Transfer RNA from Microgenomates group bacterium RBG_16_45_19, 72 nucleotides, folded computationally.
The coordinates come from a structure-prediction model, not an experiment, and the mean pLDDT is 82.

This record gives sequence, C1' cells and structure tokens, in this order.
RNA sequence: GCCGUCUUAGCUCAGUGGUAGAGCAAUCGCUUUGUAAGCGAUGGGUCCAGGGUUCGAAUCCCUGAGACGGCU
Repeated sequence: GCCGUCUUAGCUCAGUGGUAGAGCAAUCGCUUUGUAAGCGAUGGGUCCAGGGUUCGAAUCCCUGAGACGGCU
C1' cells in the first nucleotide's frame, strides 16, 4: 500500500428496512436463623462518527475513526 471481518446496555452477544432485545452483572423484593443458591420485579442504549437513499435505517450506500486478520 491492497483486501476482508468487526464496532449495539457495565460485560458477552442477538437483531439483515416497520416500537432496540437476551444471558450474566447491578438495585429492590420473596424465601433463609444468616449467607449462597432459587424465584419475581426494576433501572440501564445518541446502536463508533458524519453524510446519503427511503414514508420509515442498528439494518442499505458513501466517507472517516478504532480493533482484529490476510496479502505484498
């Protein structure tokens, strides 16, 4: 220098055009003599940034940033 993959909750990840989700973690409650485990509830997101397409974009297109891998 060229090519590819990835970026979504505190963490690990789903979601491939129509109200952003799960597990774990956190908080509260139930249970227990107490703790853990279990059960229930609650909170938590500018979907990496900017622009474009569309009635509508996390999702499609372009540019940029970062991470990882391959080729030279």
Taxonomically the source falls in Bacteria candidate phyla (Bacteria). It was read from a public genome assembly. Its Rfam family is "tRNA". It is annotated as a transfer RNA. Rfam describes the family as follows. Transfer RNA (tRNA) molecules are approximately 80 nucleotides in length.